Molecule: small-subunit ribosomal RNA
Organism: uncultured bacterium
RNA sequence: GACGAACGCUGGCGGCGUGCUUAACACAUGCAAGUCGAACGGUUUUGCGCUCAACACCGGGAAUAAUUCUUUAAACUGGUUUCUCUUUAUAUAAAAAUUAAGAAGUUUUAAAAACUUCCUAAUUAAUAAUAGAAAAACUAAUUAAUAAAGAAAAACUAAAAAAGAAUUAGUCAAGGUGUUGAGCGUAAGAUAGUGGCGAACGGGUGAGUAACGCGUAGAUAACCUGCCUCAUAGCUGGGGACAACGUUCCGAAAGGGACGCUAAUACCGAAUGUGUUCUUUCUUAAGCAUUUAAGAGGGAAGAAAGGCGGCGCUCGCAAGAGCUGUCACUAUGAGAAGGGUCUGCGUCUGAUUAGCUUGUUGGUGUAGUAAAGGUGCACCAAGGCAACGAUCAGUAGCCGGUCUGAGAGGAUGAACGGCCACACUGGGACUGAGACACGGCCCAGACUCCUACGGGAGGCAGCAGUGGGGAAUCUUCCGCAAUGGACGCAAGUCUGACGGAGCAACGCCGCGUGAGUGAAGAAGGUUUUCGGAUUGUAAAACUCUGUCAACCGGGACGAAAGCGGGUCAGGUUAAGAGCUAAACCUGUUGACGGUACCGGUGAAGGAAGCCACGGCUAACUACGUGCCAGCAGCCGCGGUAAUACGUAGGUGGCGAGCGUUGUCCGGAAUUAUUGGGCGUAAAGGGCGUGCAGGCGGGAUAUUAAGUCAUAAGUGUAAAUGCCGGGCUUAACCCGGUAUGGCUUACGAAACUAAUAUUCUUGAGUUAAGGAGAGGAAAGCGGAAUUCCCAGUGUAGCGGUGAAAUGCGUAGAGAUUGGGAGGAACACCAGUGGCGAAGGCGGCUUUCUGGACUUAAACUGACGCUGAGGCGCGAAAGCCAGGGUAGCGAACGGGAUUAGAUACCCCGGUAGUCCUGGCCGUAAACGAUGGGUACUAGGUGUAGGAGGUAUCGACCCCUUCUGUGCCGGAGUUAACGCAAUAAGUACCCCGCCUGGGGAGUACGGCCGCAAGGUUGAAACUCAAAGGAAUUGACGGGGGCCCGCACAAGCGGUGGAGUAUGUGGUUUAAUUCGACGCAACGCGAAGAACCUUACCAGGGCUUGACAUUGACUGAAAAGGUUAGAGAUAACCUCCCUUACUUCGGUAAGCAGGAAAACAGGUGGUGCAUGGCUGUCGUCAGCUCGUGUCGUGAGAUGUUGGGUUAAGUCCCGCAACGAGCGCAACCCUUAUCCUUUGUUGCCAGCAUGUUAAGAUGGGGACUCAAAGGAGACUGCCGCAGAGAAUGCGGAGGAAGGUGGGGAUGACGUCAAGUCAUCAUGCCCCAUAUGUCCUGGGCUACACACGUACUACAAUGGGCUUUAGACAAAGAGAAGCGAAAUCGCGAGAUGGAGCAAACCUCAUAAAUAAGCUCUCAGUUCGGAUUGCAGGCUGAAACUCGCCUGCAUGAAGCAGGAAUCGCUAGUAAUCGCAAAUCAGCAUGUUGCGGUGAAUACGUUCCCGGGCC
Repeated sequence: GACGAACGCUGGCGGCGUGCUUAACACAUGCAAGUCGAACGGUUUUGCGCUCAACACCGGGAAUAAUUCUUUAAACUGGUUUCUCUUUAUAUAAAAAUUAAGAAGUUUUAAAAACUUCCUAAUUAAUAAUAGAAAAACUAAUUAAUAAAGAAAAACUAAAAAAGAAUUAGUCAAGGUGUUGAGCGUAAGAUAGUGGCGAACGGGUGAGUAACGCGUAGAUAACCUGCCUCAUAGCUGGGGACAACGUUCCGAAAGGGACGCUAAUACCGAAUGUGUUCUUUCUUAAGCAUUUAAGAGGGAAGAAAGGCGGCGCUCGCAAGAGCUGUCACUAUGAGAAGGGUCUGCGUCUGAUUAGCUUGUUGGUGUAGUAAAGGUGCACCAAGGCAACGAUCAGUAGCCGGUCUGAGAGGAUGAACGGCCACACUGGGACUGAGACACGGCCCAGACUCCUACGGGAGGCAGCAGUGGGGAAUCUUCCGCAAUGGACGCAAGUCUGACGGAGCAACGCCGCGUGAGUGAAGAAGGUUUUCGGAUUGUAAAACUCUGUCAACCGGGACGAAAGCGGGUCAGGUUAAGAGCUAAACCUGUUGACGGUACCGGUGAAGGAAGCCACGGCUAACUACGUGCCAGCAGCCGCGGUAAUACGUAGGUGGCGAGCGUUGUCCGGAAUUAUUGGGCGUAAAGGGCGUGCAGGCGGGAUAUUAAGUCAUAAGUGUAAAUGCCGGGCUUAACCCGGUAUGGCUUACGAAACUAAUAUUCUUGAGUUAAGGAGAGGAAAGCGGAAUUCCCAGUGUAGCGGUGAAAUGCGUAGAGAUUGGGAGGAACACCAGUGGCGAAGGCGGCUUUCUGGACUUAAACUGACGCUGAGGCGCGAAAGCCAGGGUAGCGAACGGGAUUAGAUACCCCGGUAGUCCUGGCCGUAAACGAUGGGUACUAGGUGUAGGAGGUAUCGACCCCUUCUGUGCCGGAGUUAACGCAAUAAGUACCCCGCCUGGGGAGUACGGCCGCAAGGUUGAAACUCAAAGGAAUUGACGGGGGCCCGCACAAGCGGUGGAGUAUGUGGUUUAAUUCGACGCAACGCGAAGAACCUUACCAGGGCUUGACAUUGACUGAAAAGGUUAGAGAUAACCUCCCUUACUUCGGUAAGCAGGAAAACAGGUGGUGCAUGGCUGUCGUCAGCUCGUGUCGUGAGAUGUUGGGUUAAGUCCCGCAACGAGCGCAACCCUUAUCCUUUGUUGCCAGCAUGUUAAGAUGGGGACUCAAAGGAGACUGCCGCAGAGAAUGCGGAGGAAGGUGGGGAUGACGUCAAGUCAUCAUGCCCCAUAUGUCCUGGGCUACACACGUACUACAAUGGGCUUUAGACAAAGAGAAGCGAAAUCGCGAGAUGGAGCAAACCUCAUAAAUAAGCUCUCAGUUCGGAUUGCAGGCUGAAACUCGCCUGCAUGAAGCAGGAAUCGCUAGUAAUCGCAAAUCAGCAUGUUGCGGUGAAUACGUUCCCGGGCC
């Protein structure tokens, strides 16, 4: 984009189309094929005419005649008909019979005759039904025909006779009227039957069919054709039946039987024979083989029907014959139209269907047909089809066309048109011009219906309609008015064909649901940053219009070329009749339909929805929800701020529709003809040989198959494109035109092809050479392993990471000598050689294949490729027979391991080897099929040839063949390939089409087996894969660093206690932090408070903030009640500033109402800020340029060097930024300045002592400013580099020590409980106040510390009042002195501090003691008595004294810190703090050991 669609929501009108895609499932009911009375006999209705009868009324008496009717035993006669039987003949049969002619033979003979056989000619009836039987072509028994004769029977009839009756007539006279009925005639109508035509068309469906079924182009010299048109000739004369009908019988019915009558345009002979057909003789012409066409002559066969109208010209008294018109009929010819048959080409899938065929293929003959033909039959021959796909299987009606596509194509075959097939299923024929027949017949079957159970009936895939199936598809409508058809002379009848209407948004097309003006940008809705924005000129309002719908009125075209009537030419004819009929006049016919259309009335009135809004893809916000509910075509959305779910507002798209689903094409170059590929993505056969096939070198000539040009035929119509036209437009309809295919004719000759001749360059042959693990067979050789024998010799050997199994005192292993046997061939040896590939390696001989070089004698395109086929084909494996040294699947044992059916070890069978035969596969790889030609180079190597030069060789140059490397153009997705192409072209073969399932299953073929080969599907996934890029990771590699290991020192883990965490418990044990990077962490300090938790008691604009009408104090103190919050009462009595003295303003307090406060409630995964960590690791990036299709790369890599991306050199890079370093602080040295509260060397004073004092500035120190260190100097190394090593000098030497400083980023790391903050939540409570409790619980587990376990120690003596640094101090530090054993108390000097105080530093040193023990170690725990802080020390503080005196004797696995003033050890201070450190942060004292080194563990950096 499209649809015969369906589903969901919605729905105003009209036009034109379309409407069972499924069950070719079953069908109730009605209709869909009849017509002709001008073919026929009947029947019947009506009108008219005639006649008759009966009855009624009026009128009336007997014989004769005539007529009619009835009856008549038996016999006879005439006629007709029917049936039965008998006899004879045709005639019993085609392989036969008869007749006739002929020939031969046999018998007898002289012949003839007879018989037998053969042959020729003529004649002779085909068939149907019944029964039996499984069936038949078999059997049996019959029947039917014609002619003649005869017999018997029956029926009818006639005549005659007799009897009787009746009627009529006349004799004298006689009927009339009415009604009813009958007959005949005539006119009109109807019609069951006979007959004719039609029913083979029209209408439906697509089951079957892979086919001459269809399409296209031809053939029919192999055919048919009713009705129609034209033409020629005819249409004579007879016959016998059968329906209807009547009678009767059977049956429920459907139907049927018997007997009898009858007509025809029904049926059957006869006559004629223009044509026709057959046969025969001949002529002409033509062609395509048999032949065909035309003509002439002879012979034979074979036709017909009348109806209607008129006349009665001729004949006839008349009837009629006859004539004439028309329709019909017969024969023939021609045409038109239709059909039959045959042929070339085209027409789906499967080879997991490879062979098929016996009437099969052909011939001769014959039968059959309209017609060729194995179509059927007899005989003969053995053919025919097939890899260019036979046969078989599956699916399917085919086409014009339709949809899509730029086209080529792909899909499709509804509606409309052409062909075919079918009509409940299967089979069969009949009739007919035509059927093997949708609304015909017969048989069989299934189903349905009726039945009296004996038997019958039916066929909607015609139009409507019903049930069923289904996602799904309409009215049991109107009409023959039009068009068409059947029949008919016609009128006309029939027509579910057709014309119309109805239902359905099913499709296409058109129209409408209003138009203009209109800003207060109304209200309402939505949203908001609260300002606004948007809906939105939208609405309202004003001014207009009137399509559609509604109502009222008018009102078609389609219909005249039809039909009827009339007038009047003409024609026919003997005719003025009849018939026909041009022209004119007139009448009549409409289902649709009172419809289309037109006019009028009134009124904006009655008429809009659907889908979407994350990207693709036009269109965004709010709320709800919270990985739920849901969405989704693909990607995907939703886990509390969803433009993706649901709703709303808004927006976008389309619009009487809009979406969804399904199907087809496109995009898809994703089956690639146009127009793809196969080194690594899927894909080159393992290799060769070669039949078919495909392709093929130079020259000349011819042909004309391909090719090209011109012309013609065909290519139905519709459709599509184009040009016009008609409906108001369009859809729709009409006219014209174009259209690639096939065929035919005439040409051209370049190319392909074919034929002929020729050439040598492709290919091959020949000659001369050299190279080679090419192949096959036979023989020979040495080294090594193993085994056997013997000698020497003794305890181990062997094996592994380490071992063990194993071998060995019965003598191994080792060593020497001799021997046996099998297998493989070191060195040479080489990206060297040979071979098609697999593959080939000691030496010699024999046989043998191929390639190469040179020469250019010969052949003359002999070539390339190659589906199938055939052959070769590593290793393993199989069969048979040998052989077996070593190795070695399986197997056994030993190890390893969680296990170890493994890797390792000790053994070891098949096998490996040989001969013969199978197998037929490999990463059979260059993952690269073969051939030919072309397209820069450079450099090796193997085998030849030639040349130059030389005395000669080597070297050198050229060239051919093979084998490598590098590389340009080109190519490739990239990697790469690159004359040995993966480049540029041509030829041939093989193979591929997403991954898995699966190289599997089934089937076929091969194989002894193993298995090989060929080779799917269901189902499932949204990827699988290639190349390259950036990272990360590795029990990958290289380089480097770090207390990372190692070397050391000291700890933790064991004990007790402290503290934190988990767990448990609890009313609550508030919360957070969880590897390193949570756990003496937030917390630099929970008795109340803190406090966030729990219980109870209170408050509700609130404990706190802002606004606030109004009020005036508020606060404070006291009493009572209460656990307290709080409540009540009492005492008390008014702030500041300005002032015009009225007041105003501010502050404070209370306070109604209302906004609001408040939240340590949630979310650190919504956030800011801050922080941890990798890590103080050396990295992280950018601009421009260059390279790459791109991601990206380069720079930043490389060579050195550094603590360092630190620096140097090089380099398609050149520069730059954040990091490193430096700048800052501190410490170590010196100098200058200053000199109190610090200092005191020298000079004085002075004390028991003391910088206490005068003084001093030297020193220390303090705090300001400077100096100093930069690889600066020297040597060596290094690249005259950077840098390193060593040295000098120096307080310090190579960043001197320490600190602060933390790149881009990572961990959704931590924190909503510091603070801030979005959203959510609570609102007499999750807020707030109070009392008490809890955070301090305690079976247990873990982390971090303290104290120890002792002698490097404890205690005592204060003996040295040994020696510090850094801090703190006013609600503070607190001295001296006094009291207390002590904690402490009293006290209150001094000090806001280099001044006073805290404040005696301790380890240490000296002496004494303890003497290795649970102790004079250790100090937990507990008791008693006290002290301090604080309203308060019970839960729950610290300290002191006395008493008590637990565990613990150095700590398992494991694990931590530290490289120098460090570890270890010792004390001091501070923050927090009323009080409460074993914690934390600082300070100084004493003061080590070790580092070979980078293999390993951990972490990190670069390549």